[in-house]
RNA sequence: ACAGCAGGAUGGUCUGUUGCUUGCCUUUUUAGGCAAGAGGAAAGUCCGGGCAACAUAGAGCAUUAUACUUCCUAACGGGAAGCUGUUGGUGACAGCAGGUUAGCGUAACAGAAAACAACCGCCGUAACUGGUAAGGGUGAAAAGGCGAGGUAAGAGCUCACCGCUCUCUUGGUGACAAGAUGAGGCUGUACGUACUAUAUGUUGCAAGACCAAAUAUACCGACGCAUGUAGGGCUGCUCGUCCGAUGUCGGGGGGUAGGUUGCUUGAGGGUACUGGUGACAGUGCUCCUAGAUAAAUAACAGAUAAUACAGAACCCGGCUUACAAUCCUGCUGUUUUU
Numbered sequence: 001a002c003a004g005c006a007g008g009a010u011g012g013u014c015u016g017u018u019g020c021u022u023g024c025c026u027u028u029u030u031a032g033g034c035a036a037g038a039g040g041a042a043a044g045u046c047c048g049g050g051c052a053a054c055a056u057a058g059a060g061c062a063u064u065a066u067a068c069u070u071c072c073u074a075a076c077g078g079g080a081a082g083c084u085g086u087u088g089g090u091g092a093c094a095g096c097a098g099g100u101u102a103g104c105g106u107a108a109c110a111g112a113a114a115a116c117a118a119c120c121g122c123c124g125u126a127a128c129u130g131g132u133a134a135g136g137g138u139g140a141a142a143a144g145g146c147g148a149g150g151u152a153a154g155a156g157c158u159c160a161c162c163g164c165u166c167u168c169u170u171g172g173u174g175a176c177a178a179g180a181u182g183a184g185g186c187u188g189u190a191c192g193u194a195c196u197a198u199a200u201g202u203u204g205c206a207a208g209a210c211c212a213a214a215u216a217u218a219c220c221g222a223c224g225c226a227u228g229u230a231g232g233g234c235u236g237c238u239c240g241u242c243c244g245a246u247g248u249c250g251g252g253g254g255g256u257a258g259g260u261u262g263c264u265u266g267a268g269g270g271u272a273c274u275g276g277u278g279a280c281a282g283u284g285c286u287c288c289u290a291g292a293u294a295a296a297u298a299a300c301a302g303a304u305a306a307u308a309c310a311g312a313a314c315c316c317g318g319c320u321u322a323c324a325a326u327c328c329u330g331c332u333g334u335u336u337u338u
Stems, first nucleotide, its partner, number of pairs: 001334010012304007020037007039309001043320002046318005051204004058239004064199004068082005083098006099195002103193005119136002121132003144162002147159003163186001164184003167180005208261004217252001219251005231243004268287008
């Protein structure tokens, strides 16, 4: 200097004029003044909660989800740091997988056969029966590897080395790692299922609460007066519990769909110090930063490096997706000079 990898920040600011919404203050009213006003993803609706109702409160089963270790968090299928196996890359790095068990099932097609194997081949026989799994073929995969001995020919059949499992020693919180003249002839891949552990009530702000106004239940059917029946709610099922015959359920029909609240002070933001590899935690100081209801948060002009993806609707923590341009930090590779 060029090319990459990983992480982060901004994604607008100031002035003037006009306009909109909310809050506060002043004012007899009109009106005036001050402050604030759409994101890093507000998107997706994929997870987890707060909160609310059922409800006075549950239990069991089912269902669904997760699954290596330790830590963080209100919690999570999330995050941080790691472990083992494996894929890509020269590399910095980036992915994928991870509980137990050959307990059970499946693996199309090809192949003899997908786990009690035997097509070709090899041995043997006059031939048949037989033996074999070393060589060949099919396949994603044929059931440890290489070498020596042994054998009719072969095979962990035997032995040495490597691999695998167990035991022991050392290190580590742990998953695990390194080692040992240790012991053992020891074994498949993928998916599903089974089992184990942990978690899991349902519905959701269009949840709920209150007020005003209006109206017709005067209709039909079933059940029938029980101390808790018929029926119904919680709840997918059972138990349990609650409401309950002036009632309950089903059908038909009528009125209203207006207003207030929920509605923004929070598992909140900023900053300094301390602890920690880190995610984060603690303490001190400080700040209050949209609450609309068919939808306000803007328009014009100037300066400036810039406008991509895109617009709140109960709130918060994550994940995933989209993104023009500018800037910062660390690391890798190549080339040149000193």
Bacterial RNase P class A from an uncultured Bacteroidales bacterium, 338 nucleotides, folded computationally. Rfam family: Bacterial RNase P class A. Its family is annotated with dimeric ribonuclease P complex, tRNA processing and ribonuclease P activity in the Gene Ontology. The coordinates come from a structure-prediction model, not an experiment, and the mean pLDDT is 76.